[in-house]
């Protein structure tokens, strides 16, 4: 050098967590590179440190050691600046919305089957009585209702008489006074922030209806133009706090890249 066979060694790395440290499982990022058991209220270890049982590659483009390169992940900051997001001052009508005015610029409706406009009369409004309905109230009715100082009728008893008869009279019935309680209608008295086909008087031109004079416009949107917006509706515009991100430092660092190192035997 080659070829066969074994060994170290490898068969994924990596970050935050977590932990005395140190793997793992679990999350996450790269990336394709074995299997079975354990295992986050953990699971197994002790300074290069997953532990038990298997399997496959194996000394190299697969191992080990430097370097470059950089996916992401942590952390730290207001150092300057950038973007958003919010919560607040302030200034000004810069645009917007919004009010009022214009010329008819556009467009579009209504009108001689009669616009604006103009007078009258109604009605919607307002007060007054009337009604009428609601509330409360008292008659009327009904029921209850008096030991005794209400009325009838009085059993028992009691007085008066020689008797015949007579008198007063408790209870209990029955009627009713005051009282009490209830009711549909009904009469009366009251009260109002109820209603109004009525009369009566007010106000009004704001809206609706109607008649009449009159003889052509009115009206709605849109653009423009012009002021206004005792202060700001929205946007922008100064300034202030906040927050997020980013940029900045700073740690780890996969994947890839380059470059060095590295056994044992046999035999050719």
């Nucleotide at each position: 050098c080659c070829g066969u066979g074994c060994u170290a060694g490898g068969c994924g790395g990596g970050g935050a967590g977590g932990u005395a440290g140190c793997g793992g499982u679990g999350c996450c990022c790269u990336g394709u590179a074995u299997u079975c058991g354990c295992a986050a209220u953990c699971c197994g270890c002790u300074c290069u440190a997953g532990c038990g049982a298997g399997g496959c590659c194996g000394a190299a483009c697969u191992c080990c050691c430097u370097c470059c390169c950089g996916a992401g992940g942590g952390g730290c900051u207001c150092c300057c600046g950038a973007u958003c997001g919010u919560c607040g001052g302030g200034a000004a009508g810069g645009c917007c919305a919004c009010c009022c005015g214009g010329g008819c610029c556009c467009g579009g409706g209504c009108g001689u089957c009669g616009a604006u406009g103009g007078c009258c009369g109604g009605g919607u409004c307002c007060c007054g009585c009337g009604c009428g309905g609601u509330g409360c109230a008292g008659g009327c009715u009904c029921g209850u209702g008096a030991a005794c100082c209400a009325g009838g009728u009085c059993a028992g008893g009691u007085c008066c008489g020689g008797a015949a008869g007579g008198a007063a009279g408790c209870a209990g019935c029955c009627u009713u006074a005051a009282g009490c309680g209830g009711u549909c209608a009904c009469c009366u008295g009251u009260a109002g922030g109820c209603g109004u086909a009525g009369c009566g008087g007010g106000a009004g031109u704001g809206c609706c209806c109607g008649a009449c004079c009159g003889g052509a416009g009115c009206c709605c949107g849109g653009a423009c133009c012009a002021g206004g917006c005792g202060c700001a509706g929205g946007c922008g515009u100064c300034u202030g706090g906040c927050g997020a991100u980013c940029c900045g430092c700073u740690u780890c660092g996969a994947c890839g890249g380059a470059g060095g190192g590295u056994g044992c035997a046999c035999g050719g």
A computed fold for a 268-nucleotide RNA from a soil metagenome, annotated as Bacterial large signal recognition particle RNA. The sequence is in RNAcentral, with records from MGnify. Its Rfam family is "Bacterial large signal recognition particle RNA". About the family: The signal recognition particle (SRP) is a universally conserved ribonucleoprotein involved in the co-translational targeting of proteins to membranes. Gene Ontology terms of the family: SRP-dependent cotranslational protein targeting to membrane, signal sequence recognition and signal recognition particle, plasma membrane targeting. Rfam classes the family as a non-coding RNA gene. Of the family's consensus pairs, 93% are formed in the model.